[in-house]
Context: one part of a larger RNA
RNA sequence: CUGGGCGUAAAGCGCACGUAGGCGGGACAGAAAGUCAGAGGUGAAAUCCCAGGGCUCAACCUUGGAACUGCCUUUGAAACUCCUGUUCUUGAGUUCGAGAGAGGUGAGUGGAAUUCCGAGUGUAGAGGUGAAAUUCGUAGAUAUUCGGAGGAACACCAGUGGCGAAGGCGGCUCACUGGCUCGAUACUGACGCUGAGGUGCGAAAGCGUGGGGAGCAAACAGGAUUAGAUACCCUGGUAGUCCACGCCGUAAACGAUGAAUGCCAGACGUCGGGUAGCAUGCUAUUCGGUGUCACACCUAACGGAUUAAGCAUUCCGCCUGGGGAGUACGGCCGCAAGGUUAAAACUC
Numbered sequence: 001c002u003g004g005g006c007g008u009a010a011a012g013c014g015c016a017c018g019u020a021g022g023c024g025g026g027a028c029a030g031a032a033a034g035u036c037a038g039a040g041g042u043g044a045a046a047u048c049c050c051a052g053g054g055c056u057c058a059a060c061c062u063u064g065g066a067a068c069u070g071c072c073u074u075u076g077a078a079a080c081u082c083c084u085g086u087u088c089u090u091g092a093g094u095u096c097g098a099g100a101g102a103g104g105u106g107a108g109u110g111g112a113a114u115u116c117c118g119a120g121u122g123u124a125g126a127g128g129u130g131a132a133a134u135u136c137g138u139a140g141a142u143a144u145u146c147g148g149a150g151g152a153a154c155a156c157c158a159g160u161g162g163c164g165a166a167g168g169c170g171g172c173u174c175a176c177u178g179g180c181u182c183g184a185u186a187c188u189g190a191c192g193c194u195g196a197g198g199u200g201c202g203a204a205a206g207c208g209u210g211g212g213g214a215g216c217a218a219a220c221a222g223g224a225u226u227a228g229a230u231a232c233c234c235u236g237g238u239a240g241u242c243c244a245c246g247c248c249g250u251a252a253a254c255g256a257u258g259a260a261u262g263c264c265a266g267a268c269g270u271c272g273g274g275u276a277g278c279a280u281g282c283u284a285u286u287c288g289g290u291g292u293c294a295c296a297c298c299u300a301a302c303g304g305a306u307u308a309a310g311c312a313u314u315c316c317g318c319c320u321g322g323g324g325a326g327u328a329c330g331g332c333c334g335c336a337a338g339g340u341u342a343a344a345a346c347u348c
Stems, first nucleotide, its partner, number of pairs: 004319003007302002012316001014201004021194003025088006033081002035077008049065006091191001092188003095184005103177007110154001115149007125136002162169002206247006215241002220236004258315006266293013297304002321348003330341004
């Protein structure tokens, strides 16, 4: 190299866009690079292989043949691949008409609740726990009523419901804006798929500058528990959580399942459209999502099963015993924290 794999045993990049590259629908014609066939030349000798011969045999030596799987020239073939030209519509896209949606960004706005402040009523406890204490309270707390301030999150609706490439997205209104589905005929005519590098997006935590700060709460302090208790429980409480701008680039970033296309029994839900029938809210059917069960088939089993882990094709990524180690060194990136790329000795 061939070969084997990647849901859970090692192994799918967090996700997308996209460069090079790889791969790529139907028909016709041409050309003949790949491909196939014929012929010629060359492919030194020795070696290897086969059949003989010579040393008493063998090693060894030697004769003949075959082979040297290659390259070049030339004559043809045209199914397949490539190339050129023409063409087609089913892949892809455009147009028109409808539709659903927590998709994104910005601005405004609403009610409940917590906390704090002011005022009224009112009195001796409140709070907290397994039990307590720290804590708050006669300088009037807790409770209750009214008024005010401020920040953050949006109960019910709510649903293996929806949308988004993923991360993720949930009060209401407006503005701007991305994608998707269905139906229709018309148009373009393979314009496609994947994607090394690259670029962008990317929860939480963390970092920088400036704001904001109600609740919660790492660190920290105190009270308990305990043999101890640097914890679990309680009372407090600062970063942070929030906003703007800029970094970071990681997660059990999970469906632990890369993307795309085609094919292969069904049944029952649910979401968004269409068509037909009528009994007008049902039935049948169709397209696109999202689930459960289950056949063939697959799987070590668990399980998967038209949303495949089935049957195939294309392209990318990744794996190769455990530890050392996702570490050291070096490079690149970062303000830092660190990230990324990534060994070896040694050991079992």
The part of an RNA shown here (small-subunit ribosomal RNA, central domain) has 348 nucleotides and comes from Gemmobacter serpentinus. Taxonomically the source falls in Gemmobacter (Bacteria, Pseudomonadati, Pseudomonadota, Rhodobacterales). The prediction has a mean pLDDT of 89. Its Rfam family is "Bacterial small subunit ribosomal RNA".